Record summary: A computed fold for an 86-nucleotide RNA from uncultured Litoreibacter sp., annotated as Glycine riboswitch aptamer. Of the family's consensus pairs, 89% are formed in the model. The organism belongs to Litoreibacter, within Bacteria.

[in-house]
RNA sequence: GUCCGGAGAGUGGUGGCAGCGUUCACCCGCCGAAGGAGAAAGCCGCAAAAAGAUCGCGGUGAAGCUCUCAGGUUAAGAUGACGGAC
Numbered sequence: 001g002u003c004c005g006g007a008g009a010g011u012g013g014u015g016g017c018a019g020c021g022u023u024c025a026c027c028c029g030c031c032g033a034a035g036g037a038g039a040a041a042g043c044c045g046c047a048a049a050a051a052g053a054u055c056g057c058g059g060u061g062a063a064g065c066u067c068u069c070a071g072g073u074u075a076a077g078a079u080g081a082c083g084g085a086c
Base pairs, nucleotide, nucleotide: 001086002085003084004083005082010028012027013026014025015024016023017021029073030072031071035069036067037066038065042060043059044058045057046056
């Protein structure tokens, strides 16, 4: 990369188009599994320090955790971390 599997959350309200819905915009509520962001232990350094312990500061530091910027939010369709096969 290809194929297959693959969840969650609104039957929301208002308005435009006037072609009437697999459409657009706004508002409220909501989801976490595109992407993005955050940092626990540990480790390292600095300072204090005879040594040790302790405390403080900085660096490094993962996710299916957290945030919800982005994205998504009837069905279909689409997105889709992750898994399997090639």